Context: one part of a larger RNA
Molecule: small-subunit ribosomal RNA, central domain
Organism: Opitutaceae bacterium
């Protein structure tokens, strides 16, 4: 290069924007890149291939065809490519009106419920297990009741719900912001789809500096259990856990199912527009767009199972796989403050 293939078997990059590439809507006209045909030249010989023939056969060797897929010149064709021009509006996108949303930032404010803190009540117990112990209280603990101090999270409402590109997002309000969706079809006029490299963004842990520490809690201490117990249980408890700001760049970053565009039979349940009937006005019902969910026809798949939010049917692009272990390893090279990350073998056994 090819071939088969990536929900579970090896295999969809964590998401996303996007340069270069690769592909690219309709109609007219030209040119004639590729593309197709005719003639011309060239493609040494040998050697393969087919026919014939010489050596007694054959291996060999001779004639002769054919072939040499190629490339060049030249007359031509003009559907498709391409390029050049004009043009269009079904892809794209503007606008303009309208609701829906834990989408993102900043900033103030609220109430419960832990903890401590003072003060009052008040007396022996109280936490804890399987059951104890440690622990904590007669210097008055738990309990109550009143103040008060801080930190963190936001019960009900909630959802089989809603938003985001992913990751994730939930107390109220205000500000500043970003996307989608529905209506009108009024503008542009292919602006478009994919995207290696490469920017950005990226849960937790983890790092650095400062800050700040209520509850929780690796590590540590201690008490039980066990043969032991460097655990599972149970008393404390330090970093973290939060705040800013800067790194880190991985995760069963999963829907283990790139993205995008078309098409292919239904039923049901939900959010969010819109329109229709109906009505005083509504709800229910009907039709439609946009999600999210369940079931299923055909098809598909080893099989479970997918089944218009497809894992059918196609088309374009991107990443990936090629036994099992060695090995999300070594060495090199980038990155990083480290901790590591990112690429990525081999010998070897099997």
């Nucleotide at each position: 290069c090819u071939g088969g293939g990536c929900g579970u078997a090896a295999a969809g990059g964590g998401u996303g924007c996007g340069c270069a590439g690769g592909c690219g809507g309709c109609c007219a006209u030209g040119u004639g890149u590729g593309u197709c045909g005719g003639a011309g030249g060239u493609g040494a010989a040998a050697g393969c291939c087919u026919a014939c023939a010489g050596c007694u056969u054959a291996a060999c060797u001779g004639u002769a065809g054919a072939a040499c897929u190629g490339c060049c010149u030249u007359c031509g064709a003009a559907a498709c490519u391409a390029c050049a021009u004009g043009g269009c509006u079904a892809g794209a996108g503007u606008a303009c009106c309208g609701g829906a949303g834990g989408g993102g930032g900043u900033a103030g404010c609220g109430g419960a419920a832990u903890u401590c803190c003072a003060g009052g009540u008040g007396u022996a117990g109280c936490a804890g297990u399987g059951a104890a112990a440690u622990g904590c209280g007669u210097a008055g603990a738990u309990a109550u009741c009143u103040g008060g101090a801080g930190g963190a999270a936001c019960a009900c409402c909630g959802a089989u719900a809603g938003c985001g590109a992913a990751g994730g997002c939930a107390g109220c309000u205000a500000c500043c912001u970003g996307g989608a969706c529905g209506g009108u079809u009024a503008c542009u006029g292919a602006c478009g789809c994919u995207c290696a490299u490469g920017c950005a963004c990226g849960a937790a842990a983890g790092c650095g500096u400062g800050g700040g520490g209520a509850g929780c809690g690796a590590a540590a201490g201690g008490g039980a259990u066990u043969a032991g117990a460097u655990a599972c249980c149970c008393c404390u408890g330090u970093a973290g856990u939060c705040c800013a700001c800067g790194c880190c760049g991985u995760a069963a970053a999963c829907g283990u199912u790139g993205u995008a565009c078309a098409c292919u039979a239904g039923a049901u349940a939900u959010u969010g527009g819109a329109g229709g009937a109906u009505u005083c006005g509504a709800c229910c019902c009907c039709u439609u767009c946009a999600g999210u969910g369940u079931u299923c026809a055909a098809g598909c798949u080893a099989a479970c199972g997918c089944g218009a939010u497809a894992a059918g049917u196609g088309u374009a692009c991107c990443g990936c796989c090629u036994g099992a272990g060695g090995a999300c390893u070594a060495c090199g090279g980038c990155c990083g403050c480290a901790a590591g990350g990112c690429u990525a073998a081999a010998a070897c056994u099997c």